RNA sequence: CAUCCAUCCCGAGCGGCUGAGAGACCUGGAUCGACGAAGCCGCAGCAACCACCCGUUCGCGGGCAGGUGCUACCGCCAGGACCGAUGGAGG
Numbered sequence: 001c002a003u004c005c006a007u008c009c010c011g012a013g014c015g016g017c018u019g020a021g022a023g024a025c026c027u028g029g030a031u032c033g034a035c036g037a038a039g040c041c042g043c044a045g046c047a048a049c050c051a052c053c054c055g056u057u058c059g060c061g062g063g064c065a066g067g068u069g070c071u072a073c074c075g076c077c078a079g080g081a082c083c084g085a086u087g088g089a090g091g
Base pairs, nucleotide, nucleotide: 001091003089004088005087006086007085008084013043014042015041016040017039021032022031025080026079027078028077029076044071045070046069049067050066052063053062054061055060075083
């Protein structure tokens, strides 16, 4: 990185540094933001895709929390497009 599969209206935030924007992109709308956006770091938490353990009627069920992920708003809403994000598989 081509491709394939699953999920995307549940859940979970504080501190430090920093300082003006923010949500994947385009148009429009609504919203958040100096009572501190985005980013980085630390700690905490949520969830349970993969790993691991137990059971199984082999469909799956339960446990754990090692690898990811996530912690305003339905992926913020509508329309658009070789849409995107995350996990797993895969050559």

A computed fold for a 91-nucleotide RNA from Kutzneria sp., annotated as SAM riboswitch aptamer (S box leader). NCBI's taxonomy places the organism under Bacteria, Actinomycetota, Pseudonocardiales, Pseudonocardiaceae, Kutzneria. The model forms 89% of the base pairs in the Rfam consensus. It was read from a public genome assembly, where an Rfam model found it.